[in-house]
RNA sequence: GGGCCUAUAGCUCAGUUGGUUAGAGCAACGGACUCAUAACCCGUGGGUCACUGGUUCAAGCCCAGUUGGGCCCA
Numbered sequence: 001g002g003g004c005c006u007a008u009a010g011c012u013c014a015g016u017u018g019g020u021u022a023g024a025g026c027a028a029c030g031g032a033c034u035c036a037u038a039a040c041c042c043g044u045g046g047g048u049c050a051c052u053g054g055u056u057c058a059a060g061c062c063c064a065g066u067u068g069g070g071c072c073c074a
Base pairs, nucleotide, nucleotide: 001073002072003071004070005069006068007067010026011025012024013023019057028044029043030042031041050066051065052064053063054062
């Protein structure tokens, strides 16, 4: 230098051929239980869907570019 994959909550990840509220598990916080702690149970908060633009009535999803990460070739 070229090609491919990837970026969604603190972490690991779903998100159906673009459609009506962006979710799960773990973690955190609060409650309940307990003499107390853990486990189990109930609940709460937490997101500029990496960034910039485009397409569309409508984008996490499609297109282009940029940035970070991974793999391969030279």
Molecule: transfer RNA
Organism: Paludibacteraceae bacterium